Annotation
The RNA shown here (TPP riboswitch aptamer (THI element)) has 97 nucleotides and comes from Sulfuriferula nivalis.
RNA sequence: CACCUCUGCUAGGGGUCUUCAUUGAAAAAUGAAGUGAGAUACACCCUUCGAACCUGAUACGGGUCAUGCCGUCGUAGGGAAGCACUCAACUGCUCCU
Numbered sequence: 001c002a003c004c005u006c007u008g009c010u011a012g013g014g015g016u017c018u019u020c021a022u023u024g025a026a027a028a029a030u031g032a033a034g035u036g037a038g039a040u041a042c043a044c045c046c047u048u049c050g051a052a053c054c055u056g057a058u059a060c061g062g063g064u065c066a067u068g069c070c071g072u073c074g075u076a077g078g079g080a081a082g083c084a085c086u087c088a089a090c091u092g093c094u095c096c097u
Stems, first nucleotide, its partner, number of pairs: 001092002007084004011047004016041001017034007053078003059072004
C1' cells in the first nucleotide's frame, strides 16, 4: 500500500399500488383504511461485494374486503459509480534498517 470497515460529498438508478367513502357525466380529486423504507415525498431505497428496481408474469401456491399482501420462481435474464475520509486481524506486495 492492497484486501476489509465506517462516514461524507458529488453523480446516477428506482418505485409509487389496493379497498372503501364523498364529489363528478367521465377523467379525476379529497379523505379513511391495508402493506411497505417509501404509495409524489425539498422524502425513501439502491448503485457492480449490485433482490433497489425491471423482465419472465395476465406465472404458480397461500392468504385477503382487495392488491406481489406473503411465499415460490431466484445460483434465472437485466440493472445505476466516482472521489475523499476513516479503519481490525490474517494474508499478499513494495521499501527501509

NCBI's taxonomy places the organism under Bacteria, Pseudomonadati, Pseudomonadota, Nitrosomonadales, Sulfuriferula.